Predicted 3D model of a 350-nucleotide RNA (Bacterial RNase P class A) from a Pseudomonadota bacterium. Model confidence (mean pLDDT): 75 of 100. The sequence is in RNAcentral, with records from ENA.
[in-house]
Order: sequence, then structure tokens, then C1' cells
RNA sequence: GAAGCCCGCCCGGCCGCCGCUGGUGCAAGGCCGGAAACGGCGCACUGGAGGAAAGUCCGGACUGCAUCGGGCAGCGUAGCAGCUAACGGCUGUCCACCGAAGGCCAGUGGCCGCAAGGCCGCUGGAGCAAGGUGAGGAUCAGAGCAACAGAGACGAGCCGAUUGAGUUCGGGUGAAACGGGCAAUCUCUACGCGCAGCAACACCAAAUAGGCCAGCGUCGACGGGGCCCCCCGAGCUGGCGGGUAGGUGGCAUCGAGCGUCGCGGUGACGCGGCGCCCAGAGGAAUGGCGGUCACGCCCGGACGGCGACGUCCGGGUGCACAGAAUCCGGCUUAUGGGUGGGCUUCACAC
Repeated sequence: GAAGCCCGCCCGGCCGCCGCUGGUGCAAGGCCGGAAACGGCGCACUGGAGGAAAGUCCGGACUGCAUCGGGCAGCGUAGCAGCUAACGGCUGUCCACCGAAGGCCAGUGGCCGCAAGGCCGCUGGAGCAAGGUGAGGAUCAGAGCAACAGAGACGAGCCGAUUGAGUUCGGGUGAAACGGGCAAUCUCUACGCGCAGCAACACCAAAUAGGCCAGCGUCGACGGGGCCCCCCGAGCUGGCGGGUAGGUGGCAUCGAGCGUCGCGGUGACGCGGCGCCCAGAGGAAUGGCGGUCACGCCCGGACGGCGACGUCCGGGUGCACAGAAUCCGGCUUAUGGGUGGGCUUCACAC
């Protein structure tokens, strides 16, 4: 210097004006909305969208219901060993496959050389580093699938040679002709799995018709994937009709939390010390304008340079994918620019 790969970070800074929203303090003790519960209104300070907030594909925390046992069904996972709250995730390792500008081998065109051979370009091949992917248990427990072509797609058999013998070898067709392939086809084996979801759930206020009809039900209905059994238990199902759809909490989001240092471990990660508090809307806030600085991109001009390009000035722009909604750990998908580190191979110079 070239090529390949892995990991981390940032996504504007500062100032001013106006606006929205959470918190804290002061102020207020009144006013406004409302039937009520309750909510709003002032000043100061301070916090306020992402690496995926997306998908809703997994796992949970949390909330409510259920939970004695047994059979069945269904679903999920799958080399081995670990991490984790858990997972279908992650780490290590075994195996398999993928993985090259370069290097190696071969062919070929041009050039140099007396020759041996060398250089450059193109094409092909084998193998393969770092790294990447894996839906990686089982085919004599059983079933099923493979168009067309082909003699034939489970026991068959065309052509050639061979043999005592479709006995053995080779050839055609085809992805595959065989004790082969596929289990990401059913299935078998091992292990595991209650159901629903913040629109969960709890409380407050108000209103109505705690209404009417039919069926079932204390001889136990409904309530759990369904069945048996067991326990609890008085309403349940359907139709018609009426009222309400307001407010508060859940949510000060303190968390399997974040940062940093040390120790242990190959690693995922674990333990400990110190420090920090980082959105909480509620039809859905986090915005708008101006100035300035830096950086990236685009356009124009000047200078330097053989060229690639570099420096300065002016103007424009803030770019891709894209916005929390109970929260967290993953996976998957979309995606622009900048920047830092590490690994592998090769060439050159010292």
C1' cells in the first nucleotide's frame, strides 16, 4: 500500500426569544370547568424519543383467574459443555458447508532474453486464512414423497464385457437406480410447557330498569386445552330492552438499571468497591424562529500540483431508516454519514 473480516462510539455544540410537558420549591386559599369524583390557572430552577423506539417472532417481570391426582391431546426444543430470571437467545468446543483482490497449479495472448527462464493481461481449477452459517438426535419401529426423462424410481433391470449363475465390472436417462436421498412430510426417542394480558388489574363518583322472557342448575351448572376423578361453589347461558362510557392509581417507571475500577474465567458472564437517577404523554408532550461555531455533502471561484488531489473564499443544506405508550432480556427487518480499535492474507521498503 491492496484486499477480506470483526467489534465499539457519535449523529450536531453554544446563545437568545416564544411555545408544550414531568419534577422540585415558592406563591395561592381565590377563580374557571364539572352532576360529582376530580382537573386546570402564577413565578423560579430543572429533566424531556431510538439503534433500531419498528415487527409482535420468542422469553420473562408484574396483574388477575386456576392449581389433589391420573389418562389423552396439543405445542416447543434437539451434537457436547457452560452463561442467564428465562429463552427458540448468547459463549466455548466438535462436525459439516460457505469463504480470496492475493498466493499455488494449468492454459492462453503480448513483451524481454543466446538460453534457462522472467514480467504483464485474460480464462479455468484445486485448496483455503481471518471470518460467516447451521432447522446438527433417530431411516432394520412404521408410513409417505421425488414431475419429466428413463428399461426400471423398491427390489426392477436396456446396452457392452464377464460368470456355473443379474455372478461381477462398466455405460445410457435422471438431482437421485440404492440396504440410496428427504424426518424444514408424518412419525419415533429424550427433555420441557396452566390460561389470559396494562384495553391486565385496583379504587372513587354518577346514573339506570339489581328489568322482562326462555333453557339449565344444590341429584352440584358455570368456572381450568378437553375427559375422568376430587375440591370449592350459586348462579350460568341465550334473546329483548335500558343506563354509563367520567376521574384517579397502576406510572416520582429504583430497574434481572447505568457508568467506572479491581479480581476470577478461553469466553458468554460472575463477585466486589465507588459514583449516578437518565421521558412519562394520556387521542397522545419533547417544538418553532434567529444568530454563531464545528463537521459532512453539493455548487461556484482563486491558488498549488504532471496527475490523483490539496488549501482558501462565497452560497446552499442538516442529510439515511425513522418517533416512546407497563417494563426488561433477545431475535428479525430497514438504514445515510463520520470515527476509533483489532484480526487474516499478499506486495514493497527499511
The organism belongs to Pseudomonadota, within Bacteria. The gene name in the source record is rnpB.